[in-house]
Context: one part of a larger RNA
RNA sequence: GUCUGCGAGUUAUUGUAUCUGGCAAGGUUAAACCCGUCUCGGGUGGAGCCAUAGGGAAACCAAGUCUUAAAAGGGCGAUUAGUCUGAUGCAAUAGACCCGAAGCCGUGUGAUCUAACCAUGAGCAGGUUGAACUCUUUCGAAAGAGAGAGGGAGGACCGAACAGUUUAACGGCAAAAAGUUAUCUGAUGACUUGUGGUUAGCGAUGAUACGUCAACCGAACACGGCGAUAGCUGGCUCUCCUCGAAAUAGUUUUUGGACUAGCCUCGACUUCGAAGUGUAUGGAGGUAGAGCACUGACUGAGUAUUAGGGGGCUUCGGCCUUACUAAACUCUAUCAAACUACGAAUGCCAUACAUGAAUGGUCGGGAGUCAGACUGCGGGAGAUAAGUUCCGUUGGUCAAGAGGGAAACAGCCCAGAGCACAGGAUAAGGUCCCUAAAUUUAUACUAAGUGGAAAAGGAGGUGGAUUUUCUAUGACAACCAGGAGGUUUGCUUGGAGGCAGCCAUCCUUUAAAGAGUGCGUAAUAGCUCACUGGUCAAGAAGAUCUGCGCCGAUAAUUAUCGGGGCUCAAGUAUAAUACCGAAGCCGUGCCUUAAUGCACAUUGGUGCAUUAGGAGUAGAGGAGCGUUGUAUACGCAAUGAAGCAGAAUUGUGAGAGACUGUGGAGUAUAUACAAGUGCGGAUGCAGAC
Numbered sequence: 001g002u003c004u005g006c007g008a009g010u011u012a013u014u015g016u017a018u019c020u021g022g023c024a025a026g027g028u029u030a031a032a033c034c035c036g037u038c039u040c041g042g043g044u045g046g047a048g049c050c051a052u053a054g055g056g057a058a059a060c061c062a063a064g065u066c067u068u069a070a071a072a073g074g075g076c077g078a079u080u081a082g083u084c085u086g087a088u089g090c091a092a093u094a095g096a097c098c099c100g101a102a103g104c105c106g107u108g109u110g111a112u113c114u115a116a117c118c119a120u121g122a123g124c125a126g127g128u129u130g131a132a133c134u135c136u137u138u139c140g141a142a143a144g145a146g147a148g149a150g151g152g153a154g155g156a157c158c159g160a161a162c163a164g165u166u167u168a169a170c171g172g173c174a175a176a177a178a179g180u181u182a183u184c185u186g187a188u189g190a191c192u193u194g195u196g197g198u199u200a201g202c203g204a205u206g207a208u209a210c211g212u213c214a215a216c217c218g219a220a221c222a223c224g225g226c227g228a229u230a231g232c233u234g235g236c237u238c239u240c241c242u243c244g245a246a247a248u249a250g251u252u253u254u255u256g257g258a259c260u261a262g263c264c265u266c267g268a269c270u271u272c273g274a275a276g277u278g279u280a281u282g283g284a285g286g287u288a289g290a291g292c293a294c295u296g297a298c299u300g301a302g303u304a305u306u307a308g309g310g311g312g313c314u315u316c317g318g319c320c321u322u323a324c325u326a327a328a329c330u331c332u333a334u335c336a337a338a339c340u341a342c343g344a345a346u347g348c349c350a351u352a353c354a355u356g357a358a359u360g361g362u363c364g365g366g367a368g369u370c371a372g373a374c375u376g377c378g379g380g381a382g383a384u385a386a387g388u389u390c391c392g393u394u395g396g397u398c399a400a401g402a403g404g405g406a407a408a409c410a411g412c413c414c415a416g417a418g419c420a421c422a423g424g425a426u427a428a429g430g431u432c433c434c435u436a437a438a439u440u441u442a443u444a445c446u447a448a449g450u451g452g453a454a455a456a457g458g459a460g461g462u463g464g465a466u467u468u469u470c471u472a473u474g475a476c477a478a479c480c481a482g483g484a485g486g487u488u489u490g491c492u493u494g495g496a497g498g499c500a501g502c503c504a505u506c507c508u509u510u511a512a513a514g515a516g517u518g519c520g521u522a523a524u525a526g527c528u529c530a531c532u533g534g535u536c537a538a539g540a541a542g543a544u545c546u547g548c549g550c551c552g553a554u555a556a557u558u559a560u561c562g563g564g565g566c567u568c569a570a571g572u573a574u575a576a577u578a579c580c581g582a583a584g585c586c587g588u589g590c591c592u593u594a595a596u597g598c599a600c601a602u603u604g605g606u607g608c609a610u611u612a613g614g615a616g617u618a619g620a621g622g623a624g625c626g627u628u629g630u631a632u633a634c635g636c637a638a639u640g641a642a643g644c645a646g647a648a649u650u651g652u653g654a655g656a657g658a659c660u661g662u663g664g665a666g667u668a669u670a671u672a673c674a675a676g677u678g679c680g681g682a683u684g685c686a687g688a689c
Base pairs, nucleotide, nucleotide: 001689002688003687004686005685006684011094012093013092014091015090016089017088018087019086021084022083023082026050027049028048032044033043034042035041054061055060064076065075066074067073097235098234100232104225105224106223107222108221109220115199116198117197118196119195120194121193122192123191124189126158127157128156129154133150134149135148136147137146138145139144162186163185164184167182168181169180170179201217203213204212205211238624239623240622241621242620243619248261249260250259251258252257262369263368264366265365266364267363268362269361270360271358276355277354278353279352280351281350282349283348289342290340291339295336296335297334300331301330302329306326307325308324309322310321311320312319313318372398373397374396375395376394377392378391379390380389381388403414404413405412418590419589420588421587423586424585429580430579431578432564433563434562438577440576441575442574443573444572445571451566457551458550461548462547463546464545465544466543467542468541469540470539478535479534480533481532482531484508485507486506490502491501514529518527519526591614592613593612594611595610596609597608598607599606600605625678627675628674629673630672631671632670633669635667636666643662644661645660646659649656650655
């Protein structure tokens, strides 16, 4: 892991609601006793309980009573239905749907591991060093110093056994629940070790690591209290039908839990133009917008007065002045959630009319929900960041929603799936191929594969519109020719001759020609332009707005059309027609729910017709299937029961099942009752493989 079996709302008591039945102003027995065919049934038993009267704390009064000095009042009552059995839902008390802690307490068991200690034993190859001390000797006056020989100290040295475990590799479902190999430390000591003993969990022991106390010790282990408790996690077993949420508010040692309300469901009663929707009319309001009188913010200018600063003068009284500052005023240009002399649309309230039939209301039984998500709109926070966060008496979807589209894609677009159909017409979206349907029609645009990712900014890309100027008295471009004189203007300068710089920028000849547009020279020179004529010949040069493109554009797969591939498109824009396209709509048949009507039955029903429905998590309600047993009835079975294997057939489903084989002794059906009543999950339990 699979298979088989087992495996979770039970039982008791009390309460409450609904239903069933009995009796009813009453209802009912409990213990106990008696009878009786096996513990079921019948009888006796009225103690007690509930109801029949309430009000008050009570005395007490009573259809009233309490409050009060007293009630004009006010509160609670009176005008009647209960009670007992059973069933079901729920609650309370109990382990209370099942499994699950870490822990707490009690009583015991452990020092054969290990810690320390006690008693009694044992062990430490070999080598090295050479303390004290002793003797001898040399020097010395001595103190003392040196030398030699002996000696054999040490938590001394090297290094086996022994003890330890430094480093590395291997091992890692190991050979081993701590090892192997190499390396390493101590090795006469605070050494190592055998045997026996002592200390015990609110404790011991500890050269201290919260270490050790029998392979997991911040408090051992075993059993018990014990089914501890678990606002937590997991699991909770057959079917069909109807409706169907919430992720909010308030409170909470409360925020992953609760309670009340909200929203769901079931029942009873009630309301018949009520809820809701539309139109009209009438209201309240200060948002969007707008505005700047107010409150503040804020641009520029001006006036005269004024104030301050600076400067000048001074007889110290003050006077004059200003490239300064600016409160107020005038004009001008703006801004505001906590500004308003204005002010919508929506929404809200009311009234009228229309529409509207279980949609409203009240009471009662049962819930679940209190982590929400994204998207559009209006906002706060943030950086007008986030697949961010927080709000909205804002819409939607998902959650709890399948189907079609968006390549794929809970929250986007279309659309809400009872079942069947090789029927029809559509939505969003599409119609060259993959791939169902147009290689459709008309007119344009795009050349960038733009389409099929992006900004500021940049550009004789290209289309359209508007507009200005020039132009057959010849424009624009090109080519041919001219482009002069006073003059090298003046100044400056070493020089300055159109062309370093400064000032001025005239006159003449002309078809035209600047005291000069650029290149150039040391300065001249030279080239060129403006300007003019000729040749040629018909449009030329700008500006604004706008469509589609271009650059800007650098990342790790080809990888930013789903792909192929597409260029008078299969791209873009504007029109048009046709078609495809969903579980939506329509069609045909069937199932089912509710309401209404009819018919037949009649305490709950059946049939038909009409109308409206049939997505669904938590959850509420309804109807059933199957298993085991009991009672009653009626059957089957050795001419073969149950079970097992297969299986025609059958029911919307849980399921039922002729028949065949196997099997070898029990068992079906109907009605009612009672449950150890349904398994795929719980790192479920046991067994098998």
This is a predicted structure of a 689-nucleotide part of an RNA (large-subunit ribosomal RNA, domain II) from a Patescibacteria group bacterium. It matches the Rfam family "Bacterial large subunit ribosomal RNA". The sequence was found in a public genome assembly. The coordinates come from a structure-prediction model, not an experiment, and the mean pLDDT is 84. NCBI's taxonomy places the organism under Bacteria, Bacteria candidate phyla.